Predicted 3D model of a 72-nucleotide RNA (transfer RNA) from a Rhodospirillaceae bacterium.
Model confidence (mean pLDDT): 83 of 100.
[in-house]
RNA sequence: GGGCGCGUAGCUCAGCGGGAGAGCACUGUCUUCACACGGCAGGGGUCGCUGGUUCGAACCCAGCCGCGCCCA
Numbered sequence: 001g002g003g004c005g006c007g008u009a010g011c012u013c014a015g016c017g018g019g020a021g022a023g024c025a026c027u028g029u030c031u032u033c034a035c036a037c038g039g040c041a042g043g044g045g046u047c048g049c050u051g052g053u054u055c056g057a058a059c060c061c062a063g064c065c066g067c068g069c070c071c072a
Base pairs, nucleotide, nucleotide: 001071002070003069004068005067006066007065010024011023012022013021018055026042027041028040029039030038048064049063050062051061052060
């Protein structure tokens, strides 16, 4: 330098154009003498960045950035 894949909550990951979600973690509360386990409720996201397509984009297209693998 070229090719491919990935980038979504604190972490691990779903999400085939119209509701941003799960598990764990975190907070409050119930239970307990107390802790743990468990029940209930809740907070937390510029969907890597910029632009384009579209009535509408996490999703499609282009460029860029970061990470990984392969080729040179």
It matches the Rfam family "tRNA". Its family is annotated with triplet codon-amino acid adaptor activity in the Gene Ontology.